[in-house]
RNA sequence: UGCGGGGUCGUCUAACGGCAGGACGCCUGACUCUGGAUCAGGAAGUUGGGGUUCGAAUCCCUGCCCCGCAG
Repeated sequence: UGCGGGGUCGUCUAACGGCAGGACGCCUGACUCUGGAUCAGGAAGUUGGGGUUCGAAUCCCUGCCCCGCAG
């Protein structure tokens, strides 16, 4: 440099083009002699910029980053 794949809560992982969900972790409460466990609740996310569409995490173009292959 070319080709291919990937980028979603702190982490891991879902989401026929139609309200972005779950698990772990974290916070709060309940329970408990205490802690943990358990139960209930809560905060937290779509890599940037354009385009298509009534509507985009999803489709298209382009940038950035990561991985693989080729040279």
A computed fold for a 71-nucleotide RNA from a Thermoleophilia bacterium, annotated as transfer RNA. Rfam family: tRNA. Rfam classes the family as a transfer RNA. Model confidence (mean pLDDT): 82 of 100. The organism belongs to Thermoleophilia, within Bacteria.